RNAcentral holds the full RNA, with entries from SILVA.
The part of an RNA shown here (small-subunit ribosomal RNA, 5' domain) has 477 nucleotides and comes from a freshwater metagenome.
The coordinates come from a structure-prediction model, not an experiment, and the mean pLDDT is 86.
Context: one part of a larger RNA
RNA sequence: GGAUGAAUGCUGGCGGUGUGGAUAAGGCAUGCAAGUCGAACGUCCCCUUCGGGGGAAGUGGCAAACGGGGUAGUAACACGUGGGAAUGUACCCAAGAGUCAUGGACAACCUGUCGAAAGGCAGGCUAAUACAUGAUAGUCUCUACGGAGUAAAGAUUUAUCGCUCUUGGAACAGCCUGCGGGGUAUCAGCUAGUUGGUAGUGUAAUGGACUACCAAGGCUAUGACGCCUAGGGGAGCUGAGAGGCUGACCCCCACCAUUGGAACUGCGACACGGUCCAAACACCUACGGGUGGCUGCAGUCGAGAAUCUUCCGCAAUGCACGAAAGUGUGACGGAGCGACACCGCGUGAUUGAUGAAGCCCUUUGGGGUGUAAAGAUCUUUUAUGAGUGAAGAAGUAUAUUGACAUUAGCUCAUGAAUAAGGGGCUCCUAAUCUCGUGCCAGCAGGAGCGGUAAUACGAGAGCCCCAAGCAUUAUCC
Numbered sequence: 001g002g003a004u005g006a007a008u009g010c011u012g013g014c015g016g017u018g019u020g021g022a023u024a025a026g027g028c029a030u031g032c033a034a035g036u037c038g039a040a041c042g043u044c045c046c047c048u049u050c051g052g053g054g055g056a057a058g059u060g061g062c063a064a065a066c067g068g069g070g071u072a073g074u075a076a077c078a079c080g081u082g083g084g085a086a087u088g089u090a091c092c093c094a095a096g097a098g099u100c101a102u103g104g105a106c107a108a109c110c111u112g113u114c115g116a117a118a119g120g121c122a123g124g125c126u127a128a129u130a131c132a133u134g135a136u137a138g139u140c141u142c143u144a145c146g147g148a149g150u151a152a153a154g155a156u157u158u159a160u161c162g163c164u165c166u167u168g169g170a171a172c173a174g175c176c177u178g179c180g181g182g183g184u185a186u187c188a189g190c191u192a193g194u195u196g197g198u199a200g201u202g203u204a205a206u207g208g209a210c211u212a213c214c215a216a217g218g219c220u221a222u223g224a225c226g227c228c229u230a231g232g233g234g235a236g237c238u239g240a241g242a243g244g245c246u247g248a249c250c251c252c253c254a255c256c257a258u259u260g261g262a263a264c265u266g267c268g269a270c271a272c273g274g275u276c277c278a279a280a281c282a283c284c285u286a287c288g289g290g291u292g293g294c295u296g297c298a299g300u301c302g303a304g305a306a307u308c309u310u311c312c313g314c315a316a317u318g319c320a321c322g323a324a325a326g327u328g329u330g331a332c333g334g335a336g337c338g339a340c341a342c343c344g345c346g347u348g349a350u351u352g353a354u355g356a357a358g359c360c361c362u363u364u365g366g367g368g369u370g371u372a373a374a375g376a377u378c379u380u381u382u383a384u385g386a387g388u389g390a391a392g393a394a395g396u397a398u399a400u401u402g403a404c405a406u407u408a409g410c411u412c413a414u415g416a417a418u419a420a421g422g423g424g425c426u427c428c429u430a431a432u433c434u435c436g437u438g439c440c441a442g443c444a445g446g447a448g449c450g451g452u453a454a455u456a457c458g459a460g461a462g463c464c465c466c467a468a469g470c471a472u473u474a475u476c477c
Stems, first nucleotide, its partner, number of pairs: 001477004006473005013345006019338002026301003030298003035062003040059002043056005069256003079180006087173003092169008100134004109124006140149003154161003182228003189219003194216008231253004235246004258279005281292004309335001311334003317331001318329004348378004358369004383414006392404001421466005426447003432461005442449002
C1' cells in the first nucleotide's frame, strides 16, 4: 500500500447493486416451509333451474430421496483430475408386441365398547387403476438345449390418457483404480478377516463385503501405525511473478439432521419436517399413560466484540400433482432493517472590498480567517407537493392475469431552499502559533515528549489529509 461476512469511537443527506449468526452442531413459545389427483374408487354433507355444481374424511396412485439448511464428523477413493468393468434406473424419448377370464377381502360407514387424552378393540356392510388366482406370450430369464418359468387396469367420452412385456437411447446413480493436495518421529514398528487361495452366502453389481476350509502372508524411513488439525474443489485476497494466505456470498461434490443404533416402504433412503428401539432433555396428565425434535423461513432466550422482518406474493422463473382448468410451493420473485461493502449523486453556481463585524496573532505599524460572509444575479440535481406513468406478460389468438407499485421514468410548481464531518499538524509524515500546565495532569505506532518561555500534554485560532464518511483495533499478503 491492498484486502475483510468485520467490530469499536465520533459523525451521518440520497440512490443503485451486493451482502448480513463467523461464537453455543446450545435450548426453543408461535405461525408457516409438501402436496396433488373426483378423468382410479366407494361413502357422507350442502345447494339445485333436477341438467348438474360444491365440500369432507377415507381407500388408491404419483410426489414427498428434489428443492431448502448446516459443516458436526471425515486426512478418506471424501474431493480434484484421468482411466476402467462386474451394474441399476420411476418419470422422459424411439421402436416392437399385448391389454383375456375370474375371486375373496379391508378402510370409510353402521352398531357396541375401553381410555383423561393420545389412541384403540369387537361385530356387520362395500368399491376400485388396492389385493389375489387362472389363461396366453416372446427379441425376456433359466437350461442338462429336451424343455421349464414369469405379464397386464382400466378411466372420461370418441379421441385421448393409461396398464403389461421386450430392445435401444438420454440423463442420473452405484462400484474399482493411477496421480494430486495438512502438521507431528518428543508417534517406529503396525496387522488374525489381518494378506492370498478354494467353495459358498449376499448384492443391481465386483470384492474378506460376509461364512467355512487351506496357506502365512500384507504394510513400513518414498514415513506404515498413532496423535493433532481440517469438509474438498471451482475460486477469493495479495504479489511484477514465483509464491504466501483463505475456502463468507455464488456454483459442483461429499457428509450431517437432539445423541446412538436399526431396518421398512420404494426406481431411488437406511430418509431434516417417515417408522421402530435406547439415551438425555422438555412438555401434557385424571399418575394408568402419552407427546416433541427450527443445522427450513421469520422469531425468542442464551453465550458473544458482533450479524436483520414473527413482512407481501405465487404476477415471473422453476418444481410436485393433474387430461386440463388449476392447486401447493418461507424454492423463488419482491419489499423491510444495518454506511457492512462497492459504485454514483448532492450539500449550490456566478459575482461581490486595498478587504465589514467578530475572533486570533502582533514588533501596535499591521497581519490572518477571507470572496469567505453580507449583498446582487441565477440554477433546481436533491427535497416537498401535484399530475402522468411503464417494461417485466410468456401462456395458440382475442380477452384476461403484476406481489413489487401511491414503483422506476416523464412533466409542472415551490424555494438555496432539506444535507459535513472525522483524524492529524516534533521526526518518520502533508500541515504551527498563542495561552494553560510545570516529570504533575497527560501523550505515544517507533524514536521519544512533560522538572516555568512545551510547534509533542489540555484549550483556542490557523493549517494539512480524507470525505458521508473518518479514525482505531483485529487478521492476511
Its Rfam family is "Bacterial small subunit ribosomal RNA".